[in-house]
């Protein structure tokens, strides 16, 4: 890279280091010199792999040493299709924001090429 499966409203930050942008293009909305984004170290949060128990299985319960992730914001928010105005704003209404649901897209984990 490519491709199966599973997740994705929750949860978790202080110090050094550095000095102007940053959220990986675009718009939006936000973060930023009261020092952001990055680095590191050190906490931590979860609990995919891993581990231990149980049970005719892919569930339940634990565990957290190991392998990974992750600690602004819903995957910060956008895009298609459908279905409802029942909630909120706006319309006389349809209907837009918006909400449910499928899907794409992305991310993370294991597997397999």
């Nucleotide at each position: 890279c490519g491709u199966u499966c599973a997740u994705c409203a929750a949860g978790a930050g202080c110090g050094a280091g550095g000095g102007a942008g940053u959220g990986u293009a675009c718009g939006g909305c936000a973060c930023g010199u009261u020092g952001a984004u990055c680095u590191c170290g050190c906490g931590g949060c979860a609990a995919c792999c891993c581990c231990c128990g149980g049970a005719g299985c892919g569930c339940c319960g634990g565990a957290a040493a190991g392998g990974u992730g992750c600690c602004a914001a819903g995957u910060c928010c956008g895009c298609c299709a459908g279905a409802c105005c029942g909630c909120a704003g706006g319309g006389u209404a349809a209907c837009c924001u918006g909400u449910c649901u499928g899907g794409g897209a992305g991310a993370u984990g294991a597997g397999c090429g």